[in-house]
RNA sequence: GGGAGGGUAGCUCAGUGGUGGAGCACACGACUGAUAAUCGUGCGGUCGGGAGUUCGACUCUCCCCCUUCCCA
Numbered sequence: 001g002g003g004a005g006g007g008u009a010g011c012u013c014a015g016u017g018g019u020g021g022a023g024c025a026c027a028c029g030a031c032u033g034a035u036a037a038u039c040g041u042g043c044g045g046u047c048g049g050g051a052g053u054u055c056g057a058c059u060c061u062c063c064c065c066c067u068u069c070c071c072a
Base pairs, nucleotide, nucleotide: 001071002070003069004068005067006066007065010024011023012022013021018055026042027041028040029039030038048064049063050062051061052060
């Protein structure tokens, strides 16, 4: 320099045009003599940044940033 993948909650990841989710973690509650486990509730997101397309974008297009791999 060229090519491919990835970036979404504190962490691991779903979500391929129509209200952003799960598990774990965290907080509170139930249970227990007390812990653990289990169950319930809650908290937590400018979806890497910007622009475009669209009635509508995490999703499609373009540019940029970060990261992993391959080629040179």

Notes: This is a predicted structure of a 72-nucleotide RNA (transfer RNA) from Candidatus Iainarchaeum sp. The sequence was found in a public genome assembly.